[in-house]
RNA sequence: GGUCUCAUCGUCUAGUGGUUAGGACUAGGGACUUUCAAUCCCUCAACCGGGGUUCGAUUCCCCGUGGGACCG
Numbered sequence: 001g002g003u004c005u006c007a008u009c010g011u012c013u014a015g016u017g018g019u020u021a022g023g024a025c026u027a028g029g030g031a032c033u034u035u036c037a038a039u040c041c042c043u044c045a046a047c048c049g050g051g052g053u054u055c056g057a058u059u060c061c062c063c064g065u066g067g068g069a070c071c072g
Base pairs, nucleotide, nucleotide: 001071002070003069004068005067006066007065010025011024012023013022018055027043028042029041030040031039048064049063050062051061052060
């Protein structure tokens, strides 16, 4: 330098055009308990940036940024 691939809550991850963007762990609060742990309930929290297509984009396309793999 070229090709391919990935980017979503603090972390891990689901999501094939119309979802309130879901789950687990963590965190905060509560229930239970003499207390703690465990368990249960509730809450907070996210689509890498820009552009395009579309009535509508996390999703499709292009460029960029960052990570990974392969080739040279």

Predicted 3D model of a 72-nucleotide RNA (transfer RNA) from a Pseudomonadota bacterium. The RNAcentral record of the sequence draws on ENA. Its mean pLDDT, the model's own confidence on a scale to 100, is 82.